[in-house]
RNA sequence: GCAUCGGUAGUUCAAUGGUAGAAUGUCCGCUUCCCAAGCGAAUGAUCCGGGUUCGAUUCCCGGCCGUUGCA
Numbered sequence: 001g002c003a004u005c006g007g008u009a010g011u012u013c014a015a016u017g018g019u020a021g022a023a024u025g026u027c028c029g030c031u032u033c034c035c036a037a038g039c040g041a042a043u044g045a046u047c048c049g050g051g052u053u054c055g056a057u058u059c060c061c062g063g064c065c066g067u068u069g070c071a
Stems, first nucleotide, its partner, number of pairs: 001070003005066003010024004018054001025043002028040003047063005
């Protein structure tokens, strides 16, 4: 330099065009003599810009970052 794949809560992953979910984490409460475990509640995210569309995490273009392969 070329190509491929990917970028979503603090972290690991879902979500095939219609208000983005789960686990874990954090915090609060219950339980316990205390801790752990368990139960309940709260919290928090679509890499950036543009286009298509009534509507975009999703489709298209460009950029940035990373992975893999080739040179």
Molecule: transfer RNA
Organism: Centruroides sculpturatus